[in-house]
Molecule: c-di-AMP riboswitch aptamer (ydaO/yuaA leader)
Organism: Candidatus Ozemobacter sibiricus
């Protein structure tokens, strides 16, 4: 100096998945508060199911064609992400996974659940917001 592995710290990204307080020697953990997110749940309104179940979280769906007929391959439409925000126009990437269990539309009051996991970088224009430094 390089490579690999492990630990800690810092700056950030996708995502709701963060902050604070107390207990605990530290930690694990427990309890609480706030914040963010999800589900259930009236009137009214709107519809659904059965036959072929239906529904939820999530951006992650629909259609067409092919095939070795596999939840596979390709294309189109549609959706999501790319470092302050919005819009425009490019470029690149993704379109998964899981859950409920015959049951749930919306929904005030009310009830209830989650606070993970995985990562590391595209620049341009217009408008806006905020911050820092110098004097």
């Nucleotide at each position: 100096g390089g490579c690999c592995a492990u630990g800690c710290c810092a700056c950030g990204c996708c995502g709701a998945g963060u902050u604070c307080c107390g207990a605990g020697c530290a930690g694990a953990u427990c309890g609480g508060a706030a914040a963010c997110g999800g589900g259930g749940g009236a009137c009214c309104c709107a519809c659904g199911u059965c036959c072929u179940g239906g529904g939820g979280u999530g951006a992650a769906u629909u259609c067409c064609a092919g095939c070795c007929c596999g939840c596979c391959u390709g294309g189109a439409a549609g959706g999501g992400c790319g470092a302050c925000c919005u819009u425009c126009a490019g470029c690149g990437c993704c379109c998964a996974a899981c859950c409920c269990g015959c049951c749930a539309g919306c929904u005030a009051a009310c009830c209830u659940c989650g606070u993970a996991g995985g990562c590391g970088a595209c620049a341009g224009a217009a408008g806006g917001a905020g911050g820092a430094g110098a004097c």